Order: sequence, then C1' cells, then structure tokens
RNA sequence: AAAACAUCAAGAGUGGCGCGAGGGUUCUGACCCUUUGACCGCCCGGCAACCUGGCCCCCGCAAGCCAAGGUGCCAAGGUCAGCCCGGAAACGGGAACGAUGUGGC
Repeated sequence: AAAACAUCAAGAGUGGCGCGAGGGUUCUGACCCUUUGACCGCCCGGCAACCUGGCCCCCGCAAGCCAAGGUGCCAAGGUCAGCCCGGAAACGGGAACGAUGUGGC
C1' cells in the first nucleotide's frame, strides 16, 4: 500500500504574510466562491475527539468523564444531481465513488 472497521446534515477565521487565476475530488449538468485576491503555502487563532494519556483498580472487557500528545478539520450536507428503490411530483431512502481515522508491511 491493499483488505477490514468506524464516521461523514453538528462545530470552528470577513485574521496576518506570500502568490496571482482559477476553485468547489475525475467526467457531465446545475449552482456557488473568486482580482473587494479565491484555491494553494506558511504563521497565528479555533473546532472536534478517531488514535493516545489520565480517572483505572480489576480475571477480563466495555461504557462514561477529563486532558489535548499524533492525525483531521475550520463556505455551502462530501454544494446538489447522474445509478437503484419508493413517489404523480415535491421529496425521501440506498448504492457507487470519495474523504478522514483506525488498521496493516
């Protein structure tokens, strides 16, 4: 790396510096963000609690609470739709794909 497992409608920046044209995962369509500087990178700040640590002893496990060391994240549901099911429609549910964590060599 792959498999496998869990989660993905909550939450958190009009911050500073750099760059300079696209960006929101590929494709198509829609919609949105963006020269009033987006995206991206660094710094600072913050959110959350997957792993981790503590409470913690116990034959063993789990739950719970606390912390925040390793990740992650900080426009919009993973922006929405595409495939399947239900439905007259609006819409609802699911799949696929993807992301993150654990895991594993």
SAM riboswitch aptamer (S box leader) from Bryobacteraceae bacterium CoA2 C42, 105 nucleotides, folded computationally. NCBI's taxonomy places the organism under Bacteria, Acidobacteriota, Terriglobia, Bryobacterales, Bryobacteraceae. Its Rfam family is "SAM riboswitch aptamer (S box leader)". From the family's description: The SAM riboswitch is found upstream of a number of genes which code for proteins involved in methionine or cysteine biosynthesis in Gram-positive bacteria.